[in-house]
RNA sequence: UUAAACAAUCAGCCUAAUCUUGCAUCAUCAAGAGCGGAGGACCCGAAUAUGGGGCGAAUUCCAGACGGAAAGAGCAUCUAUCAGCUCCAGCCCGACAGCUAACUUCGCAGGCAUUGAUAGAAGAUUGA
Numbered sequence: 001u002u003a004a005a006c007a008a009u010c011a012g013c014c015u016a017a018u019c020u021u022g023c024a025u026c027a028u029c030a031a032g033a034g035c036g037g038a039g040g041a042c043c044c045g046a047a048u049a050u051g052g053g054g055c056g057a058a059u060u061c062c063a064g065a066c067g068g069a070a071a072g073a074g075c076a077u078c079u080a081u082c083a084g085c086u087c088c089a090g091c092c093c094g095a096c097a098g099c100u101a102a103c104u105u106c107g108c109a110g111g112c113a114u115u116g117a118u119a120g121a122a123g124a125u126u127g128a
Stems, first nucleotide, its partner, number of pairs: 006127005012112003018033005034108006044098001051096001052093004059070004072087004077121007
């Protein structure tokens, strides 16, 4: 100096909601990539009525009420198993939309620090 192994610490989470570039050297604005949503033919399918529909895991049932049950969703680098804990909201369209190729169009916000065990896998920094 190099390689492998060892030890310690770190890596964030929900969500589509991230990254890059340009003028301006702030902000604003614009564009691109990526991710996500909506509208929209033939064919196929099917209704309106008590309207209907969309985003989202966030619906349904029981009950006089508190609430409970089932289904569904999340839990800290990743995968599998086991157990445990938590959530099961809210908002929008405005008489109107099934699927849907081409095509058209919209969003990239907000909120947080939720848990352990076993087995396995890869990464960064430091150390002897």